[in-house]
RNA sequence: AGAGUUUGAUCCUGGCUCAGAUUGAACGCUGGCGGCAUGCCUAACACAUGCAAGUCGAACGGAAACGAUGGGAGCUUGCUCCCAGGCGUCGAGUGGCGGACGGGUGAGUAAUACUUAGGAAUCUGCCCAUUAGUGGGGGACAACUCGAGGAAACUCGAGCUAAUACCGCAUACGCCCUACGGGGGAAAGCGAAGCCCCGCUAAUGGAUGAGCCUAAGUCGGAUUAGCUUGUUUGUGGGGUAAAGGCCUACCAAGGCGACGAUCCGUAGCUGGUCUGAGAGGACGAUCAGCCACACUGGGACUGAGACACGGCCCAGACUCCUACGGGAGGCAGCAGUGGGGAAUAUUGGACAAUGGGCGAAAGCCUGAUUCAGCAAUGCCGCGUGUGUGAAGAAGGCCUGCGGGUUGUAAAGCACUUUCAGUAGAGAAGAAAAGCCCGUUAACCACACAAGAAGCACCGGCUAACUCCGUGCCAGCAGCCGCGGUAAUACGGAGGGUGCGAACGUUAAUCGGAAUUACUGGGCGUAAAGCGCGCGUAGGCGGUUCGGUAAGUGGGAUGUGAAAGCCCUGGGCUCAACCUGGGAACUGCAUUCCAAACUGCCGGGCUAGAGUAUGGUAGAGGGAGGUAGAAUUUCCUGUGUAGCGGUGAAAUGCGUAGAUAUAGGAAGGAAUACCGAUGGCGAAGGCAGCCUCCUGGACCAAUACUGACGCUGAGGUGCGAAAGCGUGGGGAGCAAACAGGAUUAGAUACCCUGGUAGUCCACGCCGUAAACGAUGAGAACUAGCCGUUGGAGUGGAUUGACCUUUCGGUGUCGCAGCUAACGCAUUAAGUUCUCCGCCUGGGGAGUACGCCGGCAACGGUAAAACUCAAAGGAAUUGACGGGGACCCGCACAAGCGGUGGAGCAUGUGGUUUAAUUCGAUGCAACGCGAAGAACCUUACCAUCCCUUGACAUCCUCGGAACUUGUCAGAAAUGACUUGGUGCCUUCGGGAAUCGAGUGACAGGUGCUGCAUGGCUGUCGUCAGCUCGUGUCGUGAGAUGUUGGGUUAAGUCCCGCAACGAGCGCAACCCUUGUCCCUAGUUGCCAUCAUUUAGUUGGGCACUCUAGGGAGACCGCCGGUGACAAACCGGAGGAAGGUGGGGAUGACGUCAAGUCAUCAUGGCCCUUAUGACCAGGGCUACACACGUGCUACAAUGGCCAGUACAGAGGGUUGCCAAGCCGCAAGGUGGAGCUAAUCCCAGAAAGCUGGUCGUAGUCCGGAUCGGAGUCUGCAACUCGACUCCGUGAAGUCGGAAUCGCUAGUAAUCGCGAAUCAGCAUAGUCGCGGUGAAUACGUUCCCGGGUCUUGUACACACCGCCCGCACACCAUGGGAGUUGGCUGCACCAGAAGUCGUUAUACUAACCAUGCUUAGCUUGGAAGAAGACGCCUAAGGUGUGGUUGAUGAUUGGGGUGAAGUCGUAACAAGGUAGCCGUAGGAGAACCUGCGGCUGGAUCACCUCCUU
Repeated sequence: AGAGUUUGAUCCUGGCUCAGAUUGAACGCUGGCGGCAUGCCUAACACAUGCAAGUCGAACGGAAACGAUGGGAGCUUGCUCCCAGGCGUCGAGUGGCGGACGGGUGAGUAAUACUUAGGAAUCUGCCCAUUAGUGGGGGACAACUCGAGGAAACUCGAGCUAAUACCGCAUACGCCCUACGGGGGAAAGCGAAGCCCCGCUAAUGGAUGAGCCUAAGUCGGAUUAGCUUGUUUGUGGGGUAAAGGCCUACCAAGGCGACGAUCCGUAGCUGGUCUGAGAGGACGAUCAGCCACACUGGGACUGAGACACGGCCCAGACUCCUACGGGAGGCAGCAGUGGGGAAUAUUGGACAAUGGGCGAAAGCCUGAUUCAGCAAUGCCGCGUGUGUGAAGAAGGCCUGCGGGUUGUAAAGCACUUUCAGUAGAGAAGAAAAGCCCGUUAACCACACAAGAAGCACCGGCUAACUCCGUGCCAGCAGCCGCGGUAAUACGGAGGGUGCGAACGUUAAUCGGAAUUACUGGGCGUAAAGCGCGCGUAGGCGGUUCGGUAAGUGGGAUGUGAAAGCCCUGGGCUCAACCUGGGAACUGCAUUCCAAACUGCCGGGCUAGAGUAUGGUAGAGGGAGGUAGAAUUUCCUGUGUAGCGGUGAAAUGCGUAGAUAUAGGAAGGAAUACCGAUGGCGAAGGCAGCCUCCUGGACCAAUACUGACGCUGAGGUGCGAAAGCGUGGGGAGCAAACAGGAUUAGAUACCCUGGUAGUCCACGCCGUAAACGAUGAGAACUAGCCGUUGGAGUGGAUUGACCUUUCGGUGUCGCAGCUAACGCAUUAAGUUCUCCGCCUGGGGAGUACGCCGGCAACGGUAAAACUCAAAGGAAUUGACGGGGACCCGCACAAGCGGUGGAGCAUGUGGUUUAAUUCGAUGCAACGCGAAGAACCUUACCAUCCCUUGACAUCCUCGGAACUUGUCAGAAAUGACUUGGUGCCUUCGGGAAUCGAGUGACAGGUGCUGCAUGGCUGUCGUCAGCUCGUGUCGUGAGAUGUUGGGUUAAGUCCCGCAACGAGCGCAACCCUUGUCCCUAGUUGCCAUCAUUUAGUUGGGCACUCUAGGGAGACCGCCGGUGACAAACCGGAGGAAGGUGGGGAUGACGUCAAGUCAUCAUGGCCCUUAUGACCAGGGCUACACACGUGCUACAAUGGCCAGUACAGAGGGUUGCCAAGCCGCAAGGUGGAGCUAAUCCCAGAAAGCUGGUCGUAGUCCGGAUCGGAGUCUGCAACUCGACUCCGUGAAGUCGGAAUCGCUAGUAAUCGCGAAUCAGCAUAGUCGCGGUGAAUACGUUCCCGGGUCUUGUACACACCGCCCGCACACCAUGGGAGUUGGCUGCACCAGAAGUCGUUAUACUAACCAUGCUUAGCUUGGAAGAAGACGCCUAAGGUGUGGUUGAUGAUUGGGGUGAAGUCGUAACAAGGUAGCCGUAGGAGAACCUGCGGCUGGAUCACCUCCUU
């Protein structure tokens, strides 16, 4: 520090995901030791048991228990009992101090809290300092004794008693109150007699602690906008330690709030912790500070301090005891239990240390604390050995079978002993003694390599790869995604990688995320500028001078607790950890200085802004009037059969006279031409002309005001069309509606009608693609060219010209910006100010709530759930019922066919035991098959074999081979005959046969979607690419486009391209002309000969087969840019690639073939292999393809007669002759072929016949008789003869081939082959046409361009209705929580009142004087009053759960109906609105371009 993921690829936007760190964690698997930390995050749920706050006898009366001592009694002679507060001590009690600390928890609390900094009106036990005292009296109450009640808890009555308990008196420097005259108030003693110590009282100061007040900061929600009556202030009074509405009476009517009051939800706050570069974000365990709470709620008492965790009273819930009358309790102290939960420890030791309480002290208490126990919960450290060791062991795994790897790893040999173990000795922690930890740490000795390694991962991100199993199954998965028979992605194994006493997973936080952007983002098209003005608050604000010092900058001081983080020392062997010092704590406050900038105050200025004067342009707005053209209707005339409408029609109108035409009338709406990327307006918008009223803008020149400005949350006004209300109006147009068409349907597009509406007045609505998809204002930053409105005391050739300048409106363009497209002085550039808005797609601009509206609806505006994308711009393709250009037997022009018939052949289908398999649009279908009777043959049923029909190896035996008989369908089986060979180093070997064993053979079994090779097709179409350079962020582009030209990316020119490659062409074969060479088997002009080139002779010619020549737009003329080239001509056998062939670029179709062959994997192995005989591939209601023969007279038949080329032949071709009507038979000459044979070419020509008919056409079918091949022609061959003589009279829709020696027509040959060919295939020649104006259309292809939501690429994509599941809204209601208001009732308790009852001290009085009586003061019981908790009643608000049913939404394998959108998507689409319709949608009105194409206009560049 980044990476993966949208696409065919690219750049951007944007979300999702990952790598890091962390945790009070949990879970899975594994687990050796130690140190240091940490350990109920959930139920502030309930708690058994034990402990957690006591202490003081030196305050007191005392003596229940224990001990010592002394005495006594009993005796069992060392025990029991009794006596003695005399002693040590001490239960219970009085009294003092402490139980307000320490410990726990985080429920409540959004401010009575916390943090920081201040403040004044306070208190403070114990402690410190100072000052002054500590005299003299009195009366009680516990304990105790007696009695009583009760189950208990406990209580009541009578009596006795002490004090540092209680109460007076005296005294009062200082103290308190005061009306300034005065008045008021204290004490305690104990120990040990004194000294002394500890106390006590009053007061002052300090320290510590506490209370109160102020300012600032401190979570989310506005779908919470108004809240408040002790409320806000004042006065009097009360109350408190203390200020204060803290309380009360009265007066005033205030106070808080958009800088967020009130309400709702959530939450203890902080130092800090985690993360982060930082700024921030999240958190608030342990440690520390503060707060709050102690079963829930309320209350006070005591006290220095509490409204009190282990105190009290009351109410409530719960638990326990009970004799039913009544009582007891509060673990959010430490352990522990139940429960909850994914989850969190011992009912331990000790007060040794540190602290706390009491005490004079010893000491006692202390679950604070310190130790130990449990837990890998975290951090840190150590170990599980070290060295050597190649036969690279065995085993495992892989393998190309050679080996590789595990791997120096192990074993083996040598060594060491950290840790753990055993034994010894043994600190510090404490100043003397002393204990827990402690079987301590550290040290030493001994023995044994001995006791000690796992977990996750290995497709990419992300380090690490192979085999087997599985077969879209099982499963994995953080994202992308793996798995459908060769899975590095599942499971196992081997190997590897990472970390290591751990490793992974899950959860959570920050980071990455600049993905809320202060640092540090955006808003034309990706999400995002309010439809547009005016304007309030607020924010921001020209220039100059002076002042001030709020902001700002600097210094100083105080504070910012400690711990933590950081730096630097030190201590544990190191580290974690502990500890000393420093820095830091970015903050706050006080104070001083400065005065540039901002603010504030004051004085000026004129450049911003405004006012005045004079002009200018304009569809700016409102009102009234008026004009002509056109449509329609009505009236009248002329006139007659149609009009109208469409792609074509029909509905409709018309003989009752339409349309057309002429004249007249009525009425409404809109204003042609001018007219224009022209004008005006803030936007919406505005169009005949005239008048009136009125807003704004611009120009020019001066004068004036003197910052008066900009923006603008809320607010308010305007705001197209549609729509709504009331009343008018209604010509045309026209939602709805009706009819006619179209269509599979047509609720549409088209047509004929037609109502709301469109128009006017008034009032609503408040939305649009309200768009420049671009907020407003200001400044700056190259220009050119238009256009519009002005101005110049600028020029000139004086025209409507040029130039300068101000305001508007356009096009192009530089810098710059942008993801790109593009923008570019009218910015999307560079800056400033203010406002609005955005934060993945869908859900959704929806639900609920609220506000507005008559309604329609508008504004504001979520969540659950779901996906890993959605999107922008540009690129390459593909596609378009887009465009341009070009080509092709593509169409057209022609000729001949197919489709109808019969037959042949192939296919589908059907049938069958089997009808083997493959090929399936073009590019399967006379295809594989150049030839299925057996064989072929792969198929079917039967018989039969199992190392096999075929190959190699091993062992044994036999030569090989062969004759015959029987059984059987044969394979095969049984028996039988002949035969002993060849080589030899004498061991044996070669070939072959039989038997056996196992390796193996074998498979036309599967997969052409695992493959090689071969092939088809686009297409013999002209294309397909590369190097370097250049352009672009990039995919890519350029080159290859453009202008011409060509069959051609063929060539030329131009050009940021220059070159090159594969294709094209040429080179190759053949054919057409000529020449040279050669002359048999070929040829014959001349000579001879003849039936015959037969022979002699010859090689001239033909021909044969070798080699050459020839054709190149070379020449001439024209066109063209002087080019390439084209057109015409000459010459030539041939003329513009002369004809034909071979030759097939990059690639496409997962095209075809595992059945030609080869081959991976899988499958079968007494069978899916092998052999045999028979059957089948030849079936047959039917459908299709390809052919043959025909339908006849351009013909059939008969007779005669002429002319080819190219092939084949010894297992062969087969002559002559003879036989047969013929197929054929016989025969045997010749030929290994320019010699012989197949072999008669046929159409043609000549003559004859037939005469338009199912025929003298046509030949299917069937009967009979034969021939040939073959082991064998039944299923199932070909041919011959005789007889039979079917359909068919030129073929519907549709469709095929062909452009010249071509079509058409005629025959001949060959391969395959025993036999079997119908143009089936491949070849050969004979005869031999017609037509092409042309490229509009159909099909295919090429190039350029355009649109695209396609990229599996239009056979694409994709929308809605219906169904299942999921979450959610409404819902008659039902049921909980919280809460407001009103009222009832009112415990305990404080305070107040009190005529009643009671009482020791002090005072007074009287007396009968150990005291009593009465009264006062004081206390206190009861009663009453105020306040008030729980509780109750009524009525609201809010929130959760649930609910018959209902609404839309999301996802979903497959399905139904259509095809709305993407191309001009076949009616351009979309926005707003209204109506309609199964559904996408359709239609009307207005708007937008985010519409293709064509034309025109304007402008710019060259």

A computed fold for a 1502-nucleotide RNA from an uncultured prokaryote, annotated as small-subunit ribosomal RNA. Its mean pLDDT, the model's own confidence on a scale to 100, is 83.